[in-house]
This is a predicted structure of a 395-nucleotide RNA (Bacterial RNase P class A) from a Phycisphaerae bacterium. The RNAcentral record of the sequence draws on ENA. The gene name in the source record is rnpB. The coordinates come from a structure-prediction model, not an experiment, and the mean pLDDT is 78. The model forms 94% of the base pairs in the Rfam consensus.
RNA sequence: CGAGCGGGCGAUGCGGUCGCUCGUCCUAACGGGACGGGAGGAAAGUCCGAACUCCACAGGGCACGGUGGUGGGUAACGCCCACCGGCCGCAAGGCCAGGGAAAGUGCCACAGAGAACAGACCGCCGAUGACCCUCCGUCGCCAAGGCUAUGGAGGGAACAGGCAAGGGUGAAACGGUGCGGUAAGAGCGCACCGCCCGUGUGGCGACACGCGGGGCACGGCAAACCCCACCGGGAGCAAGGCCAAAUAGGGGACCCUUGGCGCGGCCCGCGCAAGAUGGGUCCCGGGUUGGCCGCUUGAGCCGUCCGGUAACGGACGCGCCCAGAUAAAUGGCCGCACCCGCCGACGCCUCGGCGAAGGCGGGCUACAGGAUUCGGCUUACCGCCCGCUCGCCGG
Numbered sequence: 001c002g003a004g005c006g007g008g009c010g011a012u013g014c015g016g017u018c019g020c021u022c023g024u025c026c027u028a029a030c031g032g033g034a035c036g037g038g039a040g041g042a043a044a045g046u047c048c049g050a051a052c053u054c055c056a057c058a059g060g061g062c063a064c065g066g067u068g069g070u071g072g073g074u075a076a077c078g079c080c081c082a083c084c085g086g087c088c089g090c091a092a093g094g095c096c097a098g099g100g101a102a103a104g105u106g107c108c109a110c111a112g113a114g115a116a117c118a119g120a121c122c123g124c125c126g127a128u129g130a131c132c133c134u135c136c137g138u139c140g141c142c143a144a145g146g147c148u149a150u151g152g153a154g155g156g157a158a159c160a161g162g163c164a165a166g167g168g169u170g171a172a173a174c175g176g177u178g179c180g181g182u183a184a185g186a187g188c189g190c191a192c193c194g195c196c197c198g199u200g201u202g203g204c205g206a207c208a209c210g211c212g213g214g215g216c217a218c219g220g221c222a223a224a225c226c227c228c229a230c231c232g233g234g235a236g237c238a239a240g241g242c243c244a245a246a247u248a249g250g251g252g253a254c255c256c257u258u259g260g261c262g263c264g265g266c267c268c269g270c271g272c273a274a275g276a277u278g279g280g281u282c283c284c285g286g287g288u289u290g291g292c293c294g295c296u297u298g299a300g301c302c303g304u305c306c307g308g309u310a311a312c313g314g315a316c317g318c319g320c321c322c323a324g325a326u327a328a329a330u331g332g333c334c335g336c337a338c339c340c341g342c343c344g345a346c347g348c349c350u351c352g353g354c355g356a357a358g359g360c361g362g363g364c365u366a367c368a369g370g371a372u373u374c375g376g377c378u379u380a381c382c383g384c385c386c387g388c389u390c391g392c393c394g395g
Stems, first nucleotide, its partner, number of pairs: 001391010012337007020038008040367001044378002047376005052236004064232005069083005084098001085096004099227002104225002106221003121167002123163003128160002131156008140147002175193006194216001195214008240293004250284007260272004300320002302317006338363006346355004
């Protein structure tokens, strides 16, 4: 210098000015003033875990959903830390839904001969049994040329047959490599690796390392059903609680008005049943609008020390208070700081650069914005710094 890996920090500060919003106070007013507070590392996605609230709930089981190496952390978690195993990378490092496939069921597309207790397409062999040719031996027949039968040796071809080494297909082909062996081959034999069984040592453990035995029996898939272990009631601050208007309904009490029946010829009046219509006053209850609480002091923040490899935990401080709005407030401009580029008085020196007051120009950004609150994860995104790995070059 290049390529890469891991981690951390910041995402602006000060002043002026014009605005927004909340709280307290002062004015004395539908306004004005003072002081103080006013978004994020992700406030986002709403994916996990909780707090809180209401509803439901004897216990146990079934169903359904989630999680899944081991040990620890935590209020809890599917998060975090450390370790183990596997895979990827030359490495720094990264990734893993990482229990069970000898309980059962199911699936393994395409290609391929064959995909689970399989298979023979090309290929190899053809030991053994047939076939063909040559040579030799023997028995028999002969018209003397040969013919038949049989045995042996050599060769050919590849019919039966043997094989699964090599090729080919596939994500995967019924252990791998090598030597021996064989007609060719094959755990057929042996060595090493792998696997299984037994056993010892170390470790809290996941596991690791040995020793002995066995030619090897047991393909893959459980983010397929399933089995095992553990966890899980539902809804969510529009939770939930309180106050409570006009108007229109509902219920009740009292008053006014008035109809029915009886006494009676009629009226007044009295009595009875206890009712109806309309009106008035008051009360009760539910709902809508509105207001208040929930609401922000909390598994809080900062600092120091201690324990722990770490995640994290503990103690102390007379430490700090850090948005609580409700259609929703944090913004605009200017200057300085800061960063970058160009010029650069002057200074230094190995004469090519380095430093530098100052001047000019530019930048001051990206992703994005609270709505009950925390702990995580994931996603989006600007800049800077640190450590490490590999390669090249120079000293």